The prediction has a mean pLDDT of 79. This is a predicted structure of a 164-nucleotide RNA (Lysine riboswitch aptamer) from Acidaminobacter hydrogenoformans DSM 2784. The RNAcentral record of the sequence draws on Rfam.
RNA sequence: GCCCGUGUCAGAGGCCGCGGUGAACAUUAGUAUGGACAUUCAGUCAAGUUUGUUUGUCCGGAAAGGGAACACCGCCGAAGCGUCCCUCGCUGGGGUCAUGCUGAACAAGUAUGACACUGUCUGACGGAAGCAACCCGGCUUCCAUCAGGCGCGCUGACACGGGC
Numbered sequence: 001g002c003c004c005g006u007g008u009c010a011g012a013g014g015c016c017g018c019g020g021u022g023a024a025c026a027u028u029a030g031u032a033u034g035g036a037c038a039u040u041c042a043g044u045c046a047a048g049u050u051u052g053u054u055u056g057u058c059c060g061g062a063a064a065g066g067g068a069a070c071a072c073c074g075c076c077g078a079a080g081c082g083u084c085c086c087u088c089g090c091u092g093g094g095g096u097c098a099u100g101c102u103g104a105a106c107a108a109g110u111a112u113g114a115c116a117c118u119g120u121c122u123g124a125c126g127g128a129a130g131c132a133a134c135c136c137g138g139c140u141u142c143c144a145u146c147a148g149g150c151g152c153g154c155u156g157a158c159a160c161g162g163g164c
Base pairs, nucleotide, nucleotide: 001164002163003162004161005160006159007158008157009156010155011154014076017075018074019073020072021071022070025067034059035058036057037056038055041052042051043050079091080090081089082088092118093117095115096114097113098112099111100110101109102108119150120149121148122147123146124145126143127142128141129140130139131138
């Protein structure tokens, strides 16, 4: 100096990364409740008096839950789901569409599937530059294409251990 393993620390993915808090605003909804007038039925009354009830017209008119521009906070298994409620398991990431469930909703969430996109690593072929080299052949970086895998991953620094 190189390779492998372990640990610690720090990072990257995306301009819809993940989650939390607050929130203008929209929806819920001209719905529910309420009031006036009329009306159906029943009881009551000296009396269309009075009580309840049915329906219609008009006036006025919410809220909870869910959503959310934007702002702030915590982060990169962030987080979500399943589970015998504790541990364990699944998912790299977001998007579109279809179906099921929840929901007022064609919002949003969630499960499954399909489609392309994207991140990273591995492998193959090709191109450019550099290194090494008598030749064959080789190594590093970058770009493009194809295939496969996925976060207990990937990149870097440091420390320790082992090998050359």